[in-house]
The part of an RNA shown here (small-subunit ribosomal RNA, 5' domain) has 520 nucleotides and comes from uncultured Natroniella sp. RNAcentral holds the full RNA, with entries from ENA, Greengenes and SILVA. The coordinates come from a structure-prediction model, not an experiment, and the mean pLDDT is 82.
Context: one part of a larger RNA
RNA sequence: GGACGAACGCUGGCGGCGUGCUUAACACAUGCAAGUCGAGCGAGAAAGCUACCUUCGGGUAGUGAGUAAAGCGGCGGACGGGUGAGUAACGCGUGGGUAUCUACCUUUAAGUCCAGGAUAACUUCUCGAAAGAGGAGCUAAUACUGGAUACACUCCUUUGGAGCAAAGGUGGCUUUGCUAUCACUUAAAGAUGAGCCCGCGUCCCAUUAGCUAGUUGGUGAGAUAACAGCUCACCAAGGCAACAAUGGGUAGCCGACCUGAGAGGGUGAUCGGCCACACUGGGACUGAGACACGGCCCAGACUCCUACGGGAGGCUGCAGUGGGGAAUCUUCCGCAGUGGACGCAAGUCUGACGGAGCAACGCCGCGUGAGUGAAGAAGGCCUUCGGGUCGUAAAGCUCUGUCUAGAGGGAAGAAUACUCCAAUUGUGAAUAACAGUUGGGGUUGACGGUACCUCUAAAGGAAGCCCUGGCUAACUACGUGCCAGCAGCCGCGGUAAUACGUAGAGGGCAAGCGUUGUCC
Numbered sequence: 001g002g003a004c005g006a007a008c009g010c011u012g013g014c015g016g017c018g019u020g021c022u023u024a025a026c027a028c029a030u031g032c033a034a035g036u037c038g039a040g041c042g043a044g045a046a047a048g049c050u051a052c053c054u055u056c057g058g059g060u061a062g063u064g065a066g067u068a069a070a071g072c073g074g075c076g077g078a079c080g081g082g083u084g085a086g087u088a089a090c091g092c093g094u095g096g097g098u099a100u101c102u103a104c105c106u107u108u109a110a111g112u113c114c115a116g117g118a119u120a121a122c123u124u125c126u127c128g129a130a131a132g133a134g135g136a137g138c139u140a141a142u143a144c145u146g147g148a149u150a151c152a153c154u155c156c157u158u159u160g161g162a163g164c165a166a167a168g169g170u171g172g173c174u175u176u177g178c179u180a181u182c183a184c185u186u187a188a189a190g191a192u193g194a195g196c197c198c199g200c201g202u203c204c205c206a207u208u209a210g211c212u213a214g215u216u217g218g219u220g221a222g223a224u225a226a227c228a229g230c231u232c233a234c235c236a237a238g239g240c241a242a243c244a245a246u247g248g249g250u251a252g253c254c255g256a257c258c259u260g261a262g263a264g265g266g267u268g269a270u271c272g273g274c275c276a277c278a279c280u281g282g283g284a285c286u287g288a289g290a291c292a293c294g295g296c297c298c299a300g301a302c303u304c305c306u307a308c309g310g311g312a313g314g315c316u317g318c319a320g321u322g323g324g325g326a327a328u329c330u331u332c333c334g335c336a337g338u339g340g341a342c343g344c345a346a347g348u349c350u351g352a353c354g355g356a357g358c359a360a361c362g363c364c365g366c367g368u369g370a371g372u373g374a375a376g377a378a379g380g381c382c383u384u385c386g387g388g389u390c391g392u393a394a395a396g397c398u399c400u401g402u403c404u405a406g407a408g409g410g411a412a413g414a415a416u417a418c419u420c421c422a423a424u425u426g427u428g429a430a431u432a433a434c435a436g437u438u439g440g441g442g443u444u445g446a447c448g449g450u451a452c453c454u455c456u457a458a459a460g461g462a463a464g465c466c467c468u469g470g471c472u473a474a475c476u477a478c479g480u481g482c483c484a485g486c487a488g489c490c491g492c493g494g495u496a497a498u499a500c501g502u503a504g505a506g507g508g509c510a511a512g513c514g515u516u517g518u519c520c
Stems, first nucleotide, its partner, number of pairs: 001520004006516005013366006019359002021324001026322003030319003035075003040072002048063006082277003091202008100194002105190007113147004122137006153163004168182006203249003210240003215237008252274004256267004279300005302313004330356001332355003338352001339350004369399004379390004403461001406456001408454003417443011464509005469490003475504005485492002
């Protein structure tokens, strides 16, 4: 000199864009953060409305409605979001490899036939304070099971044989069915994602020198999607290490960021990629994918409820609270846009995200007025008492209106999409339905009546901080008298202090200026 996720002191007008618990991976009140599909399925509440009956109390049926809550079933809860505890490792980076898997998506080929038995919801009974649990009875499916078929695939004793599948829904019509569309099954290929292996690189300590029995290799078997001591039995006795093994300490890694002429040094906030973790430890289940943040089981610590028998919980999601700390924000608005899940769709959900709020925390931009104005006013300070200086500075006069404040008017872009009608093209037996295109109409904006434009008025509302001995730009007076104090280094202060304190003047930067800390 530069830099910062900074903090502290004094000061503080506006806007844009960013950034904001670096400490206790400490504990958490409350709300929300993952649902969706009625075009898979059974069943189906209420208000209101209508009809009928009525003993005027009401009752029954329909509608409400293929809609609420719950249930079976499907897909998604493995993404998105958070954090950096652990990890010195094939964890990461880079370059290769293959013994593997891959839901949804795309392409291609073939198929979707015939049957069956249950079970939740529901009804009822029992137990329990609760959480909940159990028995009996009833019912459906794109839930489950069996059979048929098998191009391909797998296996075998390979001119051959054996084995493995499925589900329907919706719309339309000229309804033994045809057709459109969305699903379903098998196989091949692609795309995407993932698993595994290897070369090289990746902090400090030798005041850590030896380490290792599933250890190193082989045979066989098992396990896995897959290779492999991954696991097991048997056999051999190997394997690593001064080119640093083993041990200890520290640490997520990278793209990048800071600095520097570079080489290098330092860092790993925000954004992006990878990894790891989800109260602590362990385990598997389901599934295409997890050994799963808002799933399950066991153990532990902690908190809460309890009828003392037993139960419930996990903010390292967004806000927020306590605590710790020098220190770090709103218990806000919205799904309008982008993206995601589900759905044929309309749409629902989305603390992702889009926005607003707070903070000079940072960067950038703008303003705090412009011109004129010498009786060089008053006043302050200094003075050799002549004067000098603050100083065109002020006042005064003439203007402007950026910003801001007040009052009023106009007003976006961000909107694509969806839906209705018509025409047309395709599929089709079809003037139906569905899909595409075109034209016309309608609806959708959190931010926000925001940005921006305009009208009115007014110089009105907007400057501080540090320094002035040398380094280092900028000096005098008074006070103090080795005192009080200053100080980054050298050093100032003991009666003429440009070094302390105050004043005037001056220098520097400026909505900031200084100090402290850290890095180059």